A computed fold for a 492-nucleotide part of an RNA from a wastewater metagenome, annotated as small-subunit ribosomal RNA, 3' major domain. Rfam family: Eukaryotic small subunit ribosomal RNA. The family is grouped with related families in Rfam's "SSU clan". The prediction has a mean pLDDT of 81.

Context: one part of a larger RNA
RNA sequence: UGACGGAAGGGCACCACCAGGAGUGGAGCCUGCGGCUUAAUUUGACUCAACACGGGGAAACUUACCAGGUCCAGACAUAGUGAGGAUUGACAGAUUGAGAGCUCUUUCUUGAUUCUAUGGGUGGUGGUGCAUGGCCGUUCUUAGUUGGUGGAGUGAUUUGUCUGGUUAAUUCCGUUAACGAACGAGACCCCCGCCUGCUAAAUAGUUGGGAGAAUGAAUUUUUAUUCUCUGCAGCUUCUUAGAGGGACUUUUGGUGACUAACCAAAGGAAGUUGGGGGCAAUAACAGGUCUGUGAUGCCCUUAGAUGUCCUGGGCCGCACGCGCGCUACAAUGAUACACGCAACGAGUCCACCUUGCUCGAGAGGGCCUGGGUAAUCUUGUAAAUGUGUAUCGUAUUAGGGAUAGAUUUUUGCAAUUCUGAAUCUUGAACGAGGAAUUCCUAGUAAACGCGAGUCAUCAGCUCGCAUUGAUUACGUCCCUGCCCUUUGUACA
Numbered sequence: 001u002g003a004c005g006g007a008a009g010g011g012c013a014c015c016a017c018c019a020g021g022a023g024u025g026g027a028g029c030c031u032g033c034g035g036c037u038u039a040a041u042u043u044g045a046c047u048c049a050a051c052a053c054g055g056g057g058a059a060a061c062u063u064a065c066c067a068g069g070u071c072c073a074g075a076c077a078u079a080g081u082g083a084g085g086a087u088u089g090a091c092a093g094a095u096u097g098a099g100a101g102c103u104c105u106u107u108c109u110u111g112a113u114u115c116u117a118u119g120g121g122u123g124g125u126g127g128u129g130c131a132u133g134g135c136c137g138u139u140c141u142u143a144g145u146u147g148g149u150g151g152a153g154u155g156a157u158u159u160g161u162c163u164g165g166u167u168a169a170u171u172c173c174g175u176u177a178a179c180g181a182a183c184g185a186g187a188c189c190c191c192c193g194c195c196u197g198c199u200a201a202a203u204a205g206u207u208g209g210g211a212g213a214a215u216g217a218a219u220u221u222u223u224a225u226u227c228u229c230u231g232c233a234g235c236u237u238c239u240u241a242g243a244g245g246g247a248c249u250u251u252u253g254g255u256g257a258c259u260a261a262c263c264a265a266a267g268g269a270a271g272u273u274g275g276g277g278g279c280a281a282u283a284a285c286a287g288g289u290c291u292g293u294g295a296u297g298c299c300c301u302u303a304g305a306u307g308u309c310c311u312g313g314g315c316c317g318c319a320c321g322c323g324c325g326c327u328a329c330a331a332u333g334a335u336a337c338a339c340g341c342a343a344c345g346a347g348u349c350c351a352c353c354u355u356g357c358u359c360g361a362g363a364g365g366g367c368c369u370g371g372g373u374a375a376u377c378u379u380g381u382a383a384a385u386g387u388g389u390a391u392c393g394u395a396u397u398a399g400g401g402a403u404a405g406a407u408u409u410u411u412g413c414a415a416u417u418c419u420g421a422a423u424c425u426u427g428a429a430c431g432a433g434g435a436a437u438u439c440c441u442a443g444u445a446a447a448c449g450c451g452a453g454u455c456a457u458c459a460g461c462u463c464g465c466a467u468u469g470a471u472u473a474c475g476u477c478c479c480u481g482c483c484c485u486u487u488g489u490a491c492a
Stems, first nucleotide, its partner, number of pairs: 001492002003489003007486007016476002020440005027327003031323004035318002043054002065313005071307001076119005086113001089108002092105003123301002126299003132295001134289003137285003144183003148179002150159003162174001164173002188278005194245002198242004204236005209230009248271001250266006329433001333392007346378002352372003356368001358366002399430001404425006446468002449465005
């Protein structure tokens, strides 16, 4: 100087607690891991920082594993054989999973590309992440880190970097043997919220005309509302998106060293850093990745291949244990009908998003037309929680929908170990879950659906998006940890 302390004192955090909410842990199912089994059930990762993670939803491929079968894509050099032929390919039959001339029988074909041997390459999802690069994760989302000059000390070192107040913050104020600086924090970048001000818009609308239809009042010209059409005129409030503006704790009142700041109120679209993300220092870890890479050292293998392709199987196997989840256990509900509203996306040359019509019990189903390389069409994505009415009536019940049986259809060369969807039947556990434990403070939790990623097909996953929308803190250091100061130490 660190590290540690069942040492003291401050400060901080819903990966801590308190007050609560939703749970998980119990059931069924899905999925990952272990174990067991197996020809193989390929493999990495194992406290936070492994386990719906490897963007890992594997029918073939993927694919690394297993049972078999082909091929050389063995550059180049040297030596050899060799145009009187180095070698290549092949019908049929046998053989074989095979319409692999793989091998054999049989002969034909080819023409210096090859073949044999040695050296040397090449390939490898082979080994080593404890040889490495790069990337990522974590320590660590906290406030920390460093040098110059000066001071102290023989020196390692220390001061600066602090008693105090304050802040989300080593953020500021102030104190001051320090002064003046750098990285990090902040500022910055992106998204959201305001603008009746600017610039505009037949790929967005709106207002007024005009035409038509319906319903009321009226019964006669008319008038009111709603809907459809319309380049007939105007506009930009709504929509879109450029340039800008806007908040700076502004003003007032308290608390305070009347400093920094904090509290309350006002105005305001907005007053916790306005909300949410991104980026993110120094020093590290023998954290993960050689299975992202034509990044890569070394080792292994290299023709009976650990290269590569083909066929089939496996990664899905089930006495069991653990983790992330989905569905429930019901009347705040289930079912039927009707009504009423989103936002973020995505989309076609070898074929995507698909309207409309039609057939069909139904299907994410079929047929026929049509639009869209997209603010134009799909699409107002008419979403689901929701609202109204009706049935049910506390019953393992019309809750629940596992497990099976049969049928129809779709994707695909292929669906058996059921890809998915639909119909009929079947109708298991589960009556709110022990010890334990996770997440969370506002448009948040929870509920609810939708889109995208993967994708030929397949979400109970992940990443986003909107809709409905609480209770309870607005604190503390008791538990678990982190930071700082002081102190002890036989540790390095």